[in-house]
RNA sequence: GGACCCGUAGUUCAAUGGAUAGAAUUUCAGAUUCCGGUUCUGACGAUGGGAGUUCGAAUCUCCCCGGGUUCA
Numbered sequence: 001g002g003a004c005c006c007g008u009a010g011u012u013c014a015a016u017g018g019a020u021a022g023a024a025u026u027u028c029a030g031a032u033u034c035c036g037g038u039u040c041u042g043a044c045g046a047u048g049g050g051a052g053u054u055c056g057a058a059u060c061u062c063c064c065c066g067g068g069u070u071c072a
Stems, first nucleotide, its partner, number of pairs: 001071007010025004018055001027043005048064005
């Protein structure tokens, strides 16, 4: 340098082009307890950046950024 794959909560993963992007876990608050743990309830928290297509984009197209595999 060429080809292919990937990028979503702090972490691990979902989401057929269509409801307010969902779950587990972490953190915090509350309930429970003499205290703590366990358990239960709730809250906070995310689509790598830009442009395009579309009534509608995490999803499709292009460019860039980052990571991985492979060829030279």
The RNA shown here (transfer RNA) has 72 nucleotides and comes from a Prevotellaceae bacterium. It matches the Rfam family "tRNA". Gene Ontology term of the family: triplet codon-amino acid adaptor activity. Rfam classes the family as a transfer RNA. Taxonomically the source falls in Prevotellaceae (Bacteria, Pseudomonadati, Bacteroidia, Bacteroidales).